[in-house]
């Protein structure tokens, strides 16, 4: 160093200002927000070669809301469980496991090569609530989580 175990913290952002109503942070103008793992032609370091300019070398951090997956949210369906007088092919609750639904980008410049860079100019967003229709308010949710980190211990 690694490979499965474990245990601890840690793991979401956003209506500023205006219009119109009896009422809108929800509808009109505008303004604002982008989980998490990859990719990568982006920075930035450090190391090696070289007198030196430099270099197709090597590490290391680090670069997407719309590219590849992927978590919340919601069905479906298994298994285990709860409560009940009873939970059985058929009913209610929860909990894990699968499986499924689930949103969005063109263009122009460099270039060998860009859906990630650069310039422009689109779009997109669970479910329940609500005096009037939500990404941005309130709620499940002091919940779940992809996932980072940091430790322990055991083998190789």
């Nucleotide at each position: 160093u690694u490979u499965a175990u474990c245990c601890u913290u840690c793991g979401g952002g956003g209506c500023c200002g205006g219009g119109u109503g009896a009422a809108a942070a929800u509808c009109c103008c505008g303004a604002c927000c982008g989980g998490c793992g990859g990719u990568g032609a982006u920075g930035a370091g450090g190391c090696g070669c070289a007198g030196a300019a430099g270099c197709u070398g090597c590490c290391u951090c680090u670069u997407a809301g719309u590219c590849c997956g992927u978590g919340a949210c919601c069905c479906g369906u298994a298994u285990c469980u709860g409560u009940g007088a009873g939970a059985a092919u058929u009913u209610c609750g929860g909990a894990u496991g699968c499986g499924g639904u689930g949103g969005a980008c063109c263009u122009g410049g460099u270039g060998a090569a860009a859906c990630u860079c650069c310039g422009g100019g689109a779009c997109c967003g669970a479910c329940a609530g609500u005096g009037a229709a939500a990404g941005u308010c309130u709620g499940g949710a002091u919940g779940g989580g992809a996932g980072a980190a940091g430790g322990a211990a055991c083998g190789a």
A computed fold for a 156-nucleotide RNA from Halalkalibacter oceani, annotated as FMN riboswitch aptamer (RFN element). Of the family's consensus pairs, 100% are formed in the model. The source organism's lineage runs through Bacteria, Bacillati, Bacilli, Bacillaceae and Halalkalibacter.